[in-house]
RNA sequence: GCCUCUGUAGCUUAGCUUGGUAGAGCAUUUGUUUCGUAAACAAAAGGUCGUGGGUUCAACUCCCAUCAGAGGCU
Numbered sequence: 001g002c003c004u005c006u007g008u009a010g011c012u013u014a015g016c017u018u019g020g021u022a023g024a025g026c027a028u029u030u031g032u033u034u035c036g037u038a039a040a041c042a043a044a045a046g047g048u049c050g051u052g053g054g055u056u057c058a059a060c061u062c063c064c065a066u067c068a069g070a071g072g073c074u
Base pairs, nucleotide, nucleotide: 001073002072003071004070005069006068007067010026011025012024013023020057028044029043030042031041032040050066051065052064053063054062
């Protein structure tokens, strides 16, 4: 230098191929339960979907550029 893959909640990640309400587990908070704690159960909160732009009525999803990381080729 070229090619491929990854980036989504505090952590691990699904969803992208088929554009149409952003989900799950753990953790956190609250409640129930207990003499009390843990566990269990119920609920809540938490996301500018790496960044910028484009297409579209509508973009995590498609297109372009760019940043970070991993792998491969020379």

Transfer RNA from an archaeon, 74 nucleotides, folded computationally. The RNAcentral record of the sequence draws on ENA. The coordinates come from a structure-prediction model, not an experiment, and the mean pLDDT is 82.